The RNA shown here (c-di-GMP-I riboswitch aptamer) has 88 nucleotides and comes from a Gammaproteobacteria bacterium. The coordinates come from a structure-prediction model, not an experiment, and the mean pLDDT is 89. The sequence was found by an Rfam model in a public genome assembly.

RNA sequence: CACCGAUAAGGGCAAACCCGUCCGAAAGGCGGGGACGCAAAGCCACCGGUCUAAGGGCGUAACGGCCUAAGGCAGCGGGGUUGCCACU
Numbered sequence: 001c002a003c004c005g006a007u008a009a010g011g012g013c014a015a016a017c018c019c020g021u022c023c024g025a026a027a028g029g030c031g032g033g034g035a036c037g038c039a040a041a042g043c044c045a046c047c048g049g050u051c052u053a054a055g056g057g058c059g060u061a062a063c064g065g066c067c068u069a070a071g072g073c074a075g076c077g078g079g080g081u082u083g084c085c086a087c088u
Base pairs, nucleotide, nucleotide: 002088005085012038013037017033018032019031020030022029023028036075042081043080044079046078047077048076049073050072051071055068056067057066058065
């Protein structure tokens, strides 16, 4: 440097769920608890996917309704990028 996750050490992260005088229209995030799992479950919405629909548009007598991401999900897949240890 490349490959790789059998094994070992030191560790790391934290799903569901519960809590909140936190942020948000929501999805979701953040904080505390908690562990199903994870070798990138570190980081980046570039591609696909997916969630939400405030605002906007369509529609209605009106409400309901339909469409829409400029909002999310990196623990859905791909890609990019950085990196510990062990093996070869």